[in-house]
RNA sequence: GGACGACGGCCGCCGAGUCCGCUCCGACCACCGUCGAGCGGAGCCGGGGACCCACUGUUUCCGGGGUGAAUCCGCCUUGUGCGGUAGGGCGUCUCCUGGCCCGAACCCGUCAGCUAACCCGGUAGGCGUCAAGGAGAGGAGAA
Numbered sequence: 001g002g003a004c005g006a007c008g009g010c011c012g013c014c015g016a017g018u019c020c021g022c023u024c025c026g027a028c029c030a031c032c033g034u035c036g037a038g039c040g041g042a043g044c045c046g047g048g049g050a051c052c053c054a055c056u057g058u059u060u061c062c063g064g065g066g067u068g069a070a071u072c073c074g075c076c077u078u079g080u081g082c083g084g085u086a087g088g089g090c091g092u093c094u095c096c097u098g099g100c101c102c103g104a105a106c107c108c109g110u111c112a113g114c115u116a117a118c119c120c121g122g123u124a125g126g127c128g129u130c131a132a133g134g135a136g137a138g139g140a141g142a143a
Base pairs, nucleotide, nucleotide: 011128012127013126014125018042019041020040021039022038023037025036026035027034028033043123044122045121046120047119048118053113063111064108065107066106067105072084073083074082075081076079087102088101089100090099093136094135095134096133097132098130
């Protein structure tokens, strides 16, 4: 000097998954405080649920439905296979151009269209970057 790995802090990405307060005990701590647990609230997200309107599926089966971008198609050597695709993501907000990436998984349990009032639930998890080019919007600072 370089590479790799670990820990901590800041920042950032996918995603609704953030913030605040109270209580008790526990852990750390000299204190302040921090973390965990429980409860409550705000914000955000999702589901159920009338008239009207809309639909044509079910009736011991070709069931139906929900969250999510993640749906569908073709090929063959049928494999955790290959190729594509609706759709989605990528360090300020929008659009264009290009580049890279994803295109899963799970849940309800025979039942649910939309849906005011109303009712119910969630607030995780996983990661580390295109600091690309152009046009515009908006804001801040300085003189």
Source information
c-di-AMP riboswitch aptamer (ydaO/yuaA leader) from Thermomonospora cellulosilytica, 143 nucleotides, folded computationally. The model forms 96% of the base pairs in the Rfam consensus. Its Rfam family is "c-di-AMP riboswitch aptamer (ydaO/yuaA leader)". For this family Rfam cites "New RNA motifs suggest an expanded scope for riboswitches in bacterial genetic control" (Barrick et al., Proc Natl Acad Sci U S A, 2004). Its mean pLDDT, the model's own confidence on a scale to 100, is 77.